Predicted 3D model of a 514-nucleotide part of an RNA (small-subunit ribosomal RNA, 5' domain) from a Bacillota bacterium. Its mean pLDDT, the model's own confidence on a scale to 100, is 84.

[in-house]
Context: one part of a larger RNA
RNA sequence: GGACGAACGCUGGCGGCGUGCCUAACACAUGCAAGUCGAGCGGGGAUUAGCAUUUGAUUUAUCAUAUGCGAAGUCCUAGCGGCGGACGGGUGAGUAACGCGUGAGCAACCUGCCUAUUAGAGGGGGAUAACACAUCGAAAGGUGUGCUAAUACCGCAUAUGGUAUUUGCUUUGCAUAGAGCGAAUAUAAAAGGAGCAAUCCGCUAAUAGAUGGGCUCGCGUCCCAUUAGCUAGUUGGUAGAGUAAAAGCCUACCAAGGCGACGAUGGGUAGCCGACCUGAGAGGGUGAUCGGCCACAUUGGGACUGAGACACGGCCCAGACUCCUACGGGAGGCAGCAGUGGGGAAUAUUGCGCAAUGGGGGAAACCCUGACGCAGCAACGCCGCGUGAAGGAAGAAGGCUUUCGGGUCGUAAACUUUUGUCUUUCGGGAAGAAAACUGACGGUACCGAAGGAGGAAGCCACGGCUAACUACGUGCCAGCAGCCGCGGUAAUACGUAGGUGGCGAGCGUUGUCC
Numbered sequence: 001g002g003a004c005g006a007a008c009g010c011u012g013g014c015g016g017c018g019u020g021c022c023u024a025a026c027a028c029a030u031g032c033a034a035g036u037c038g039a040g041c042g043g044g045g046a047u048u049a050g051c052a053u054u055u056g057a058u059u060u061a062u063c064a065u066a067u068g069c070g071a072a073g074u075c076c077u078a079g080c081g082g083c084g085g086a087c088g089g090g091u092g093a094g095u096a097a098c099g100c101g102u103g104a105g106c107a108a109c110c111u112g113c114c115u116a117u118u119a120g121a122g123g124g125g126g127a128u129a130a131c132a133c134a135u136c137g138a139a140a141g142g143u144g145u146g147c148u149a150a151u152a153c154c155g156c157a158u159a160u161g162g163u164a165u166u167u168g169c170u171u172u173g174c175a176u177a178g179a180g181c182g183a184a185u186a187u188a189a190a191a192g193g194a195g196c197a198a199u200c201c202g203c204u205a206a207u208a209g210a211u212g213g214g215c216u217c218g219c220g221u222c223c224c225a226u227u228a229g230c231u232a233g234u235u236g237g238u239a240g241a242g243u244a245a246a247a248g249c250c251u252a253c254c255a256a257g258g259c260g261a262c263g264a265u266g267g268g269u270a271g272c273c274g275a276c277c278u279g280a281g282a283g284g285g286u287g288a289u290c291g292g293c294c295a296c297a298u299u300g301g302g303a304c305u306g307a308g309a310c311a312c313g314g315c316c317c318a319g320a321c322u323c324c325u326a327c328g329g330g331a332g333g334c335a336g337c338a339g340u341g342g343g344g345a346a347u348a349u350u351g352c353g354c355a356a357u358g359g360g361g362g363a364a365a366c367c368c369u370g371a372c373g374c375a376g377c378a379a380c381g382c383c384g385c386g387u388g389a390a391g392g393a394a395g396a397a398g399g400c401u402u403u404c405g406g407g408u409c410g411u412a413a414a415c416u417u418u419u420g421u422c423u424u425u426c427g428g429g430a431a432g433a434a435a436a437c438u439g440a441c442g443g444u445a446c447c448g449a450a451g452g453a454g455g456a457a458g459c460c461a462c463g464g465c466u467a468a469c470u471a472c473g474u475g476c477c478a479g480c481a482g483c484c485g486c487g488g489u490a491a492u493a494c495g496u497a498g499g500u501g502g503c504g505a506g507c508g509u510u511g512u513c514c
Stems, first nucleotide, its partner, number of pairs: 001514004006510005013385006019378002021343001026341003030338003035083003040080002043077005050069004055064004090296003099221008109213002114209007122156001124154002131146006162187011192201003222268003229259003234256007271293004275286004298319005321332004349375001351374003357371001358369004388418004398409004422455001423451006432441001458503005463484003469498005479486002
């Protein structure tokens, strides 16, 4: 000198764009943050068309009131069922590791939704929630009996192709072997819904793609040797278990190996990277915001479901903590968005909206979305603008100083002319929205008119380094100080004033890095 997620002191006009718990992965009141589908299903409720009865009026077959029944119609929906809750959002505790980065490999793998293609959907069965009744419990929540449906569940049939075993041919390679075409045997499918219909949305099996993942390996990845030896599932083999899949991943048996000064093992510290800061570069430092990967979700463990989790707003167990209780027993998890307490030098609103972009569900209408888009707060940062402009005296007043002549603040002010950025008031008023509809932001940005210099300057320094000097006060006191050093009676170094220098809505100080 540059930089900062900064803090502190003094000061503070506006706008744009960003950024904002670095500390206690401390504890959390309250609200919201993941639902959706009635075009999968049976109920329940509401409502109406309609029907019946009563009463009244009268034009005697109409109207009105009340009651009851009541749809296959319309609306709502607790439950069963489907898809989604594995994405999105948060945090960096752990992790020195194939975790990350980079480059390869899988002849050892999986992939819901999506795309393309091929083949198919025949015929049956038994339940169960809801519901009703009974019953237990303070509650949370159960129990029994009975009834019922499905795109829920289960046999049977069929099998293009799939899988397993045996086997033939062709071909290739990288060792086990792989690929293609066949044969035999065995084996496993399916679901319907909407519509008058056409058809559409789904279903089953399979192949290929796309996307997303899983695993393996080479290289790289902080400090300590005042850590030198470490290791029994340890290293390898055989056989099996297990997985989507290779593998001591696990088990039994056998062998005695494996790692290490090219730093094993142990200890400390730490999420990694793209990037960011600095520097001419090499390098050094950092890993906030944004993007990629990983890990975690009160602490520890476990599996279930599923294409995918060992699952932040799912389940079970144990621990700590908090809450309710009728004392028998129950409930909870903000490292989601706001917000509270606490910690701290220190970090914001319990805001608006789904209008846009994106996501989930749905045939759609649409619903949900604290993702996101916006607004609020904060000079926290960067950038831009303003606080007026021109003229105006041998030079007012006043301040300071003086050798008492003067000098200086100083064209500075007053005064004259003028402008209108920002500001104030009034009027108009968007784009963002792809055929139509739909705008939170927002009566915002912006435009027009009018008013009036009016409402808008401070901070630090002035001994040398280092741009900028005098007076008074103080008297080794009070104090200053980054280093050298100032202060003991004329201090350009302390304090105040005037003046001056620097930067300017900021200026200084502190901290950290280069």